This is a predicted structure of a 475-nucleotide part of an RNA (small-subunit ribosomal RNA, 3' major domain) from an uncultured bacterium. The prediction has a mean pLDDT of 85. Rfam family: Bacterial small subunit ribosomal RNA. Rfam links the family to the GO terms structural constituent of ribosome and ribosome. The RNAcentral record of the full RNA draws on ENA and SILVA.

[in-house]
Context: one part of a larger RNA
RNA sequence: UGACGGGGGCCCGCACAAGCGGCGGAGCAUGCGGAUUAAUUCGAUGCAACGCGAAGAACCUUACCAAGGCUUGACAUGUGCCGGUCUGCUCCGGAGACGGGGUUUCCUCCUUUGUGGGGGCUGGUUCACAGGUGGUGCAUGGUUGUCGUCAGCUCGUGUCGUGAGAUGUUGGGUUAAGUCCCGCAACGAGCGCAACCCUUGUCUCGUGUUGCCAGCACGUUGUGGUGGGGACUCGCGGGAGACUGCCGGGGUCAACUCGGAGGAAGGUGGGGAUGACGUCAAAUCAUCAUGCCCCUUAUGUCUUGGGCUUCACGCAUGCUACAAUGGUUGGUACAACGAGUUGCGAGUCGGUGACGGCGAGCUAAUCUCUUAAAGCCAAUCUCAGUUCGGAUUGUAGGCUGCAACUCGCCUACAUGAAGUCGGAAUCGCUAGUAAUCGCGGAUCAGCACGCCGCGGUGAAUACGUUCCCGGGCCU
Numbered sequence: 001u002g003a004c005g006g007g008g009g010c011c012c013g014c015a016c017a018a019g020c021g022g023c024g025g026a027g028c029a030u031g032c033g034g035a036u037u038a039a040u041u042c043g044a045u046g047c048a049a050c051g052c053g054a055a056g057a058a059c060c061u062u063a064c065c066a067a068g069g070c071u072u073g074a075c076a077u078g079u080g081c082c083g084g085u086c087u088g089c090u091c092c093g094g095a096g097a098c099g100g101g102g103u104u105u106c107c108u109c110c111u112u113u114g115u116g117g118g119g120g121c122u123g124g125u126u127c128a129c130a131g132g133u134g135g136u137g138c139a140u141g142g143u144u145g146u147c148g149u150c151a152g153c154u155c156g157u158g159u160c161g162u163g164a165g166a167u168g169u170u171g172g173g174u175u176a177a178g179u180c181c182c183g184c185a186a187c188g189a190g191c192g193c194a195a196c197c198c199u200u201g202u203c204u205c206g207u208g209u210u211g212c213c214a215g216c217a218c219g220u221u222g223u224g225g226u227g228g229g230g231a232c233u234c235g236c237g238g239g240a241g242a243c244u245g246c247c248g249g250g251g252u253c254a255a256c257u258c259g260g261a262g263g264a265a266g267g268u269g270g271g272g273a274u275g276a277c278g279u280c281a282a283a284u285c286a287u288c289a290u291g292c293c294c295c296u297u298a299u300g301u302c303u304u305g306g307g308c309u310u311c312a313c314g315c316a317u318g319c320u321a322c323a324a325u326g327g328u329u330g331g332u333a334c335a336a337c338g339a340g341u342u343g344c345g346a347g348u349c350g351g352u353g354a355c356g357g358c359g360a361g362c363u364a365a366u367c368u369c370u371u372a373a374a375g376c377c378a379a380u381c382u383c384a385g386u387u388c389g390g391a392u393u394g395u396a397g398g399c400u401g402c403a404a405c406u407c408g409c410c411u412a413c414a415u416g417a418a419g420u421c422g423g424a425a426u427c428g429c430u431a432g433u434a435a436u437c438g439c440g441g442a443u444c445a446g447c448a449c450g451c452c453g454c455g456g457u458g459a460a461u462a463c464g465u466u467c468c469c470g471g472g473c474c475u
Base pairs, nucleotide, nucleotide: 007475008474009473010472011471012470013469015465016464019429020428021427022426026320027319028318029317030316031315032314033313034311035310042053043052064306065305066304067303068302069301070300073129077128078127080125081124082123083122084121088103089102090101091100092099093098106120107119108118109117110116131295132294134293135292136291140289141288142284143283144282145280147278152191153190154189155188156187157186158167159166160165171182172181173180197272198271199270200269202240203239204238205237206236207235208234212229213228216227217226218225243266246260247259248258249257250256322422326381327380328379329378330377331376332375338369339368340367343362344361347358348357349356350355388419393414394413395412396411397410398409399408435457436456437455438454439453440452441451
């Protein structure tokens, strides 16, 4: 000087408390450990690994295993020599890769009688070389996590100290904040904080199609459907608005704080992006790049099949439930974000249904996905392992795709398991939040209980800081 203390003081955070809902018990899904296996590819391991890399393993992916092949190679550049069947079509063997055979004018320029020469493309062969998801993240770059959006981390000059260092940055107040004020051997400055950026909430101006429809007409079973209009909604662009600006109390005539007015919004309005100096030899050589080491008829590369999907068990994260604030049946109302031409697919017909046939419109504020669901109005069930719950299994089908056996999703009928609210322990959340309800998208041929978004309904509680955890300042 730091770090640490079951030392002290001050302060903060869903840290505790006050509440609401969960997890831990059941079934299933997904990930991990372990075991198994020819292989179950590899990485990630307290918080900060475990629905993580993976925004989607039937083949491919694929890195793993078995078997069958190749050796200048699946891919790149160049050199020497030889050739022209470049591309394509087709036959045979084979699981395919591959091997063997048949057929078809290589293209272009110069010279020119031409057996010629040059260039491009391509095949064989030779040599340099290619190739490696092989090792080392403890050799590295780049990127990322974490403490933590915590309020800190430093520098120049000066001063003090023999020096390491100190001061500034401490103190009194205050703040979300090293935020600001006052004081002070310090005076200034930088990276952080805040603001500038995006979005949302109010008003206004301009504009008006594909959007809108108040007023005026026309038309329809019905619909902004048509003429038309720019009022309104909305879209796009510009501006205003919030600054403790105003009033009162407190306070050091300060910073600031409490209350009020006006206002759509009030003291950072809500949300996002933004992550200081550094810590963890944290993570990644499998995104990529890269030093060194290693392999070179194999640790490279091609193919078929298998595996990554196993299963006594343990853990993590979710989904569905155990029911009456509910289940089932019928009727009926209201979104937003998005996506679409190898696509979204209206409408109509067939089918109990998944879906299939025909197919309008739409490269989209035009058409489609797209009837949102919870909700509301009725009826029924009457507390039971049930009209709860839906696992599991059987049969019959549908879709995608060369191909659903290992190993996809969906539908119908049948079957109807565990489960009656969950021990110790533990998690999330302070407002349009939790809880609950559905919708969309990426990946994607197909496959979503995951992820990323969107809107609907919409709470309870916070006395307080003694205690648990983490953090900041002083000592």